[in-house]
RNA sequence: UUAUUCCUUUGGGGCAGGGUGUAAAUCCCGACCGACGGUGAUAGAUAUACGUAAUAUCUUCAGUCCGUGACCCGGAGCACAUUUUGUGUGAAGGUGGAUUUGGUGUGAUUCCAAAGCCGACAGUGAAAGUCUGGAUGGGAAAAGGAAAAC
Numbered sequence: 001u002u003a004u005u006c007c008u009u010u011g012g013g014g015c016a017g018g019g020u021g022u023a024a025a026u027c028c029c030g031a032c033c034g035a036c037g038g039u040g041a042u043a044g045a046u047a048u049a050c051g052u053a054a055u056a057u058c059u060u061c062a063g064u065c066c067g068u069g070a071c072c073c074g075g076a077g078c079a080c081a082u083u084u085u086g087u088g089u090g091a092a093g094g095u096g097g098a099u100u101u102g103g104u105g106u107g108a109u110u111c112c113a114a115a116g117c118c119g120a121c122a123g124u125g126a127a128a129g130u131c132u133g134g135a136u137g138g139g140a141a142a143a144g145g146a147a148a149a150c
Base pairs, nucleotide, nucleotide: 001149004147005146006145007144008143009142010141017029018028019027031130032129033119034118035068036067037066038065043059044058045057046056047055048054063117064116072094073093077089078088079087080086081085099115100114101113102112103111121133122132123131
C1' cells in the first nucleotide's frame, strides 16, 4: 500500500396547540421528522504562498438524482427433533415512496429563494410517517484492531 479473512465497537428522528366526537397524538386545522454509500459548484479550518489570485489536506454539504438497508413475498442450504413430518435459522431472487418553478453560473432535480410531494407490517374505543408491538431483534454501512500478501 492493496484487496482478502477474522475480531471489537458504533449504527433513526418526529403531532406542540386546537376542532368534532361516547371514544381520535389515527379524522379535520395545524405542528414536527428525514437511515447508509455515491455524485455534487456548498460552508468552514489549517498549511504553503501572499497585493489579489492560487495549491494541498481535513471537516461539512440531496428524504424526493444513482444505488443500498429496514418491512413484505420467497424459500436453496444448514442444525435439531422425528413415522409421515415438524421446529429453528436462512442464501439467491422478487416487490419496493416522493419535485417542480425561478435565480446564479460554462456547468446544479445537489447551492440560494419559493411552492409542492413522500413515508412497511400488525394492533387500537375511530382510518397512524410521528402512539403501542415484533425489536434488549435485524441492518446498509462507519471506525478501530489482528492475521496474511506485496
FMN riboswitch aptamer (RFN element) from Paraliobacillus quinghaiensis, 150 nucleotides, folded computationally.